[in-house]
SAM riboswitch aptamer (S box leader), 123 nucleotides, folded computationally. It matches the Rfam family "SAM riboswitch aptamer (S box leader)". Gene Ontology term of the family: regulation of gene expression. Its mean pLDDT, the model's own confidence on a scale to 100, is 81.
RNA sequence: ACCUUAUCACGAGUGGCGGAGGGAUGGGCCCGAUGAAGCCACGGCAACCGGCCGCAGCGCGGUGUCUGGUGCCAAAUCCCGCAGCGCGGCACACCCCUGAGGGGAAGCGCUGACAGAUAAGGA
Numbered sequence: 001a002c003c004u005u006a007u008c009a010c011g012a013g014u015g016g017c018g019g020a021g022g023g024a025u026g027g028g029c030c031c032g033a034u035g036a037a038g039c040c041a042c043g044g045c046a047a048c049c050g051g052c053c054g055c056a057g058c059g060c061g062g063u064g065u066c067u068g069g070u071g072c073c074a075a076a077u078c079c080c081g082c083a084g085c086g087c088g089g090c091a092c093a094c095c096c097c098u099g100a101g102g103g104g105a106a107g108c109g110c111u112g113a114c115a116g117a118u119a120a121g122g123a
Base pairs, nucleotide, nucleotide: 002122003121004120005119006118007117008116013042014041015040016039017038021031022030023029025081026080027079028078043073044072045071048069049068050066051063052062053061054060055059077115082112083111084110085109086108087107094103095102096101
C1' cells in the first nucleotide's frame, strides 16, 4: 500500500520549543504574527479493542473510581463535488406543443454512492 466490518450532527486545551502555514483532495468558506504545521510536557474527551461485572451464551448490557492498547481535543468528515427523488420556478435562449401548458436552469430538502478519518480483524 490492499481487503473486510463498524462508526463519523456529541464531547474534550493549556504551557514550552518552533516560526508560516493549516483545514486530505478541486471549488467555496474559514483558521493563522493576539503565533500555522511539527515536536515535547501536562491535562482532558470518548468508549473501538482489552480488563472487570452481569445476563446469557460466543453475543448483549453495564462499568473510566479501569494506573491497559489506539484514537481524538475550531467549524457536521467545516460545506459542496456523483446519482436519484421531492419542492421550487419562468429568468434568457432552447425543445415539445401550439390551446392551455409541459420539459430544462438557479435555489432548498431528503436518500444513497464515492472519497476520507479512526478502530478491530485479515491476507